[in-house]
Context: one part of a larger RNA
This record gives sequence, C1' cells and structure tokens, in this order.
RNA sequence: AGUGCAUGGUGGAUGCCUUGGCGUCCAGAGCCGAUGAAGGUCGUGGCAUAGCUGCGAAAAGCCUCGGAUAGCCGCUAAGCAGGCUAUGACCCGGGGAUUACCGAGAUCGGGAAACCGAGCGGGAUUCAUCUCCCGUUAUCGCGAAAGCGAUGGGAACGCAGGGAACUGAAACAUCUCAUUACCUGCAGGAAAGGAAAGAAACCUCGACUCCCUCAGUAGCGGCGAGCGAACGGGGAAGAGCCUAAACCGGUACGGUGUCAAGAGUGCGAUCGUUGCCGUAUCGGGGUCGUGGGACCUACAGAACCGAGCGCAAUAGGUUCAGGGAGUUACAAAGUUACCAGUUAGAAGAACGGCAUGGGAAGGCCGGCCGCAGAGGGUGACAGCCCCGUACUCGAAAACUGAGUAACCUCCCGUAGUCAUCCCGAGUAGCGCCAGACACGGGAAACCUGGUGUGAAUCCGCGGGGACCACCCCGUAAGGCUAAGUACUACUGGACGACCGAUAGCGUAAUAGUAGCGCGAGCGAAAGGUGAAAAGGACCCCUGUUAGGGGAGUGAAAUAGAACCUGAAACCAUGUACUU
Repeated sequence: AGUGCAUGGUGGAUGCCUUGGCGUCCAGAGCCGAUGAAGGUCGUGGCAUAGCUGCGAAAAGCCUCGGAUAGCCGCUAAGCAGGCUAUGACCCGGGGAUUACCGAGAUCGGGAAACCGAGCGGGAUUCAUCUCCCGUUAUCGCGAAAGCGAUGGGAACGCAGGGAACUGAAACAUCUCAUUACCUGCAGGAAAGGAAAGAAACCUCGACUCCCUCAGUAGCGGCGAGCGAACGGGGAAGAGCCUAAACCGGUACGGUGUCAAGAGUGCGAUCGUUGCCGUAUCGGGGUCGUGGGACCUACAGAACCGAGCGCAAUAGGUUCAGGGAGUUACAAAGUUACCAGUUAGAAGAACGGCAUGGGAAGGCCGGCCGCAGAGGGUGACAGCCCCGUACUCGAAAACUGAGUAACCUCCCGUAGUCAUCCCGAGUAGCGCCAGACACGGGAAACCUGGUGUGAAUCCGCGGGGACCACCCCGUAAGGCUAAGUACUACUGGACGACCGAUAGCGUAAUAGUAGCGCGAGCGAAAGGUGAAAAGGACCCCUGUUAGGGGAGUGAAAUAGAACCUGAAACCAUGUACUU
C1' cells in the first nucleotide's frame, strides 16, 4: 500500500407517511365598477422589530339580529403584563356602520402611482391672516333642462374587424396549415341565431340552436396533397311576437284661400285664417301567403254619461257583465301570503372482561346496534371510545324560484263585396370586380360587399344550382325573442387500476418568494423527534452561545432537535491475510 471482515463517520438513496397537487363527475354561482372595482401602497396589536391573516384613523376591529357555547384576547410563537365572559364573551351565520392613499392616465389641476398644488360654498380656530375640517369642481354621449348613461377589470367560453408563417404537397408557385396562432373592438352569464322572398320534389315539411346519423357519401381538388357538405331519419328543447304603409284623428309649421265651398248630421244660433293641400311628429288602425290589410256595407250584451249653444238622434266615452292573457320577447310597475331552496345549526343506535405490551383498536372469551359495517381520529388494526355516517328536524334576517294564489295590470265583435288604395327603393334586378358558400371561375346558381346602372305593388315580386317554359314553394329590402348549446376564474359535494416530496401545480414551507435581468421577462431550493416536549434539572471536561461525558425523561436517545428509516460513493479505526 492493497484485499477481506468488523465497528463507526459522512452522505441522504430507499421504504413508510401526507398537510399539497392532478383529473373526472354532479350541483350551485356566473359578472364586478364613479354608491369608486380588480389590484396595490401605507398603516393598524400593551409589550408588536419581521412575515402571514384580518381590518382601515371607528383600523386582528364597531352596531344589530340569529345560532351555538364555557371559555376567550388570529398564525409563525412561547412568555410578561392587563383584560373580557351566564347582563352570554370568543366562535359561526344574516343585515348594517366605518372603509386612509394610489389605481378608470382616478374624475378639481398637475404628477416620476400611493405625492404636490388650487377655485367655490359652509364650518373650526384666530384680533386678523396662516392653518385645519366637510362638501363640490374631469371628459364624452343623450336631453330644452333637470338629469341619466358611459369610461376600467374579468380564467375560459362568444360575436365582429384584421390576419401570418413554419408545415404538408416527400422540391414549389395554385392549394394546405387556416378563415388557425396572434392583434383589435364589443358583449353576456351565456353569446350568436331565430319565426321562411326556407327546404323539397309533383309527396310533402314547417323558426332558431345543439347532439347522433346520413357520410368520409355527393362533390371540390396542380382531380396532387388534401378539403368535404346537404336533403332525409333519430333525439334535446320548444314560443312566438312587435312594427312600416294604406285609413282616421291631435299638435306644430308652410302653402293656398278672402267670407263660404267649412266646422260629423238636421234645424236654429254661432264660429273664424275656419276649411283644403303639404311636411314633421304623436295617438288609433294594421301585420299576412289557404295572400293580408285599409276602405265600403250589414248586423251586434246591460246601465250611465253624452259634444262648444238649444232641441233631437247618433258617433263616442265610462262602468259592469262575459271571455282571454301577463312580468322571459309579445305593454309595464310590482306587492303580499304560502310553499320550496340557499346562507349558521340540532338530534342521532350499540361493549365489556382477561392476558401480552410503553400503549390494545390486534389475540382470547362473552355480548350488542344497524334506514348507521362511508370516512377520519384515538399510544398497534375500533360498527358499539371521540368526531361523524343513515334516517329526521331547523331560521330572527337576507337572498333565490322558469313554484302556487290573491291583489294588480293589459286585451277582446261577426259577416259580405273584391271596385279603389296599401303591403319596407337608390332596394331587387342587371354589367364589372371581389368575398363567402364543402364548391379553387367552373355549366356556377344562391348569399354578402365594392362600383356603375336601375324596376314593379298581388294580373306584383323572389326561389327551385347556367338559361327558358310549365309546375311547385315562398313573400326580400324594419325589429324583438326564453329553452335546449359553450365555458369554469369562483362555491359546495363525490369519486380516482392519479402523484407521493428529483413525483404531483413553478409553489405540501415567508412562492410567483429569494435570486437574475435596463426591460419584456426568467425563476428556484427547502416536508417527517416523540404517543405525549415528558425538548435533557443537576454534575464534569474545555480553547466556554461549540462539542462531549455522566445523570435524568422516554418503549426506544445509534428517536436529542444537523432529530423516522438511514443504501452507495467517500473517509477513519481495529483485526486477519498478501506484497
């Protein structure tokens, strides 16, 4: 020096564990914001220096109403001091008060966020000023004004406006990736869409949305790569409405018109820019494709009132009766009661002994409950020890209901004629150019846009994949609309042939922290004593906040805080052998 063995050190693998994650499902909730949000800054504790949590100068809190309870003054984190509490504290839930400063380029002005400086009105203080306190003063839209609304944030989902490339085509240009990523605008709890100028095929269906299928079919396609329907069928859900116009009336304005052509009718009286025409606006009317409506004619419950003057009648109005409907579009406020649910909770069956052991829930013996043998805890493995679980019950207050009822509110004739009038215009159509349709310009319709041109009103107009005819279907150029559908930042519950600390979220811990970067941004490591701190009194060594030896605790201290287990590399000591 090496090799073997033994004993240790170092180190932190492995095993076991789980406070934390991951995923799925069900249910709830689904917007917040100038009444100042989201997110922050700074404060706030008797000792409070730090971080977390809570809160806001009324500051780990205030008031009130309920629940529950004998203890309490949040956590790391013990202690000292001082308090609160059966007149119910602390805790849990409902409601309320307070809520500094920044933050919507924050809103009085400025600004390098959490700061600085004002005007006006009122107040405190002062002899007066200064100073301080309260309120108010942003911009835009609508509106005559009063005033109302908007601004910003939000995980994904939605609609719209823009919009790639890598890639694939075994290269590459049409094509594909993809109307994707990404950017922007806007909205909601969903959004969008939506009551046929539809789809079919000579049979018919009957808004929209979503799912399964039709079907990888018909098609499109450097007919390459690839792209890729619809009809029909089966389901989920189910809901239909309001306007424009014709016509009637009111109001305002303009034109026309000069004493009557008019004022609904008759007579009388009366009126006076009345009437007539047009424009604007409001009210009535009306809303459809077996075309509908207006207009006209005829008929139609009861009572009362009845034009501006009289009389008469009528139109009309009011009320009642009858019928229908309603807060989610169809007109719009809701209120109350009951019911159901949510936000604290309540109650909840049944076990003992013996031995082992530090400890019994394991063993043995003998019982019991079960609408409860889900789960967790308890000194080892507990239906009957604890918390719970099944079944059942519960709200002063607030909220929810697409539950019920009442109040309340709104609406309501029929028939006939088919002559006249109306039925959404720079629209439809057409030319050119694009986009979008599964459809790449094609035989290319339909739909949308740009540009030019430019109709008709039901004997009308559009469509049925060039176009024409017949036939069939529909009724454009205004608008609203729940449900079924998408998503999950958030709340509750359940589950897992999901992870178990190099795994599982980046984060089981002061984690988006420490640290890095000018910045956008990047981004860690780090869990485990023990059943219980019983966390080692006291003594000793010493280079004295280290480390160790005794003693003591404990089942165990080679469980001693650098703490469960404690592998390997590596180091050391002892011993045997080899050289």